This is a predicted structure of a 266-nucleotide part of an RNA (large-subunit ribosomal RNA, domain VI) from an uncultured bacterium. It was read from a public genome assembly.
[in-house]
Context: one part of a larger RNA
RNA sequence: CGCAGGAGAUUUGAGGGGAGCUGUCCUUAGUACGAGAGGACCGGGAUGGACGUACCUCUAGUGUGCCAGUUGUCGCGCCAGCGGCAUGGCUGGGUAGCUAUGUACGGCCGGGAUAAACGCUGAAAGCAUAUAAGCGUGAAGCCCCCCCCAAGAUAAGAUCUCCCGGGCGAAAGCCCCUAAAGGCUCCUUGUAGACUACAAGGUCGAUAGGCCGCAGGUGCAAGCGUGGUGACACGUUCAGCCGAGCGGUACUAAUCAGCCGUGCGG
Numbered sequence: 001c002g003c004a005g006g007a008g009a010u011u012u013g014a015g016g017g018g019a020g021c022u023g024u025c026c027u028u029a030g031u032a033c034g035a036g037a038g039g040a041c042c043g044g045g046a047u048g049g050a051c052g053u054a055c056c057u058c059u060a061g062u063g064u065g066c067c068a069g070u071u072g073u074c075g076c077g078c079c080a081g082c083g084g085c086a087u088g089g090c091u092g093g094g095u096a097g098c099u100a101u102g103u104a105c106g107g108c109c110g111g112g113a114u115a116a117a118c119g120c121u122g123a124a125a126g127c128a129u130a131u132a133a134g135c136g137u138g139a140a141g142c143c144c145c146c147c148c149c150a151a152g153a154u155a156a157g158a159u160c161u162c163c164c165g166g167g168c169g170a171a172a173g174c175c176c177c178u179a180a181a182g183g184c185u186c187c188u189u190g191u192a193g194a195c196u197a198c199a200a201g202g203u204c205g206a207u208a209g210g211c212c213g214c215a216g217g218u219g220c221a222a223g224c225g226u227g228g229u230g231a232c233a234c235g236u237u238c239a240g241c242c243g244a245g246c247g248g249u250a251c252u253a254a255u256c257a258g259c260c261g262u263g264c265g266g
Base pairs, nucleotide, nucleotide: 001152005163006162007161008160009159010158011157015149016148017147018146021049022048023047024046025045026044027043033038051106052105053104054103055102059100060099061098062097066093067092068091069090070089071086072085073084074083075082076081110144111143112142117137118136119135120134164265165176166175167174168173177263182260183259184258185257186202187201188200189199190198207253208252209251210249211248212247213246214245216242217241218240223236224235225234226233227232
């Protein structure tokens, strides 16, 4: 820009893409078959491998703005207590998120037309012949079925809902009045993300931060007391601290506002 008014939702599916794998065991059954040795079709069930998708409850990683321990050195006047630097100094753990080695699920089934192949009826050619007319069976393959995208599918589809004036005029249009529904800008953000877009919100508000509570992590703070010559231990203390998680709460910030979009539609 188009989709013959504008707008918000919900959709149909032309078309396109994805997927499509397979082992072993049990049973049928030591049956059919076979002198025996051996040993099934068909059908039913179980469990794996590889591959794929999603997810983070569990397991296991990471987790440089979480917690603790600790070495050297420098600083805060000193003690104590802290902080900086040394690969994140090193070490032990670890929430959310992101992950696989973890968890869940998938290939199934079914329908249609066929290939090789196998048939029925059947003449040419009194027979025969699956073929000449006609009709069947038949593959992991083809078309559907399953999953995803999808009306710029210009053949531009469908459904629901919402919105919009008076005068004159044959109409185009002009005058006056008006600026709808809705959208955008802007702002707070994340389930989204390179930007954009998308999504949740913007005081009629829990969108983010703060605060409060909880979960979760670390593992028992500082100070003081007691014991010990001391390192240290014990008590106060399942303490203290605490990023992203879950809830609550308008304390802070989403203020105020501007713009687009018209008037019933070839």